[in-house]
RNA sequence: GCACUCGUGGCUCAGCUGGAUAGAGCGACGGUCUCCGAAGCCGUAGGUCGCGCGUUCGAAUCGCGCCGGGUGCA
Numbered sequence: 001g002c003a004c005u006c007g008u009g010g011c012u013c014a015g016c017u018g019g020a021u022a023g024a025g026c027g028a029c030g031g032u033c034u035c036c037g038a039a040g041c042c043g044u045a046g047g048u049c050g051c052g053c054g055u056u057c058g059a060a061u062c063g064c065g066c067c068g069g070g071u072g073c074a
Base pairs, nucleotide, nucleotide: 001073002072003071004070005069006068007067010026011025012024013023019057028044029043030042031041032040050066051065052064053063054062
């Protein structure tokens, strides 16, 4: 340099046949329980869906460019 692939809460990931207010587990915080913790149960907060432009009535999802990680080739 070229090709493929991945990028979604703090972490690991789902959602990619375009359409509902963007989700789960773990973690954090609060409550409950307890003599105090842990576990269990209940709840709360936390996301420009890597960035920009475009297509569309509508984009996490499609197209183009760029950035970053990984793999292969040279």

This is a predicted structure of a 74-nucleotide RNA (transfer RNA) from a Lentisphaeraceae bacterium. Rfam family: tRNA. It is annotated as a transfer RNA. Its mean pLDDT, the model's own confidence on a scale to 100, is 80. The source organism's lineage runs through Bacteria, Pseudomonadati, Lentisphaeria, Lentisphaerales and Lentisphaeraceae.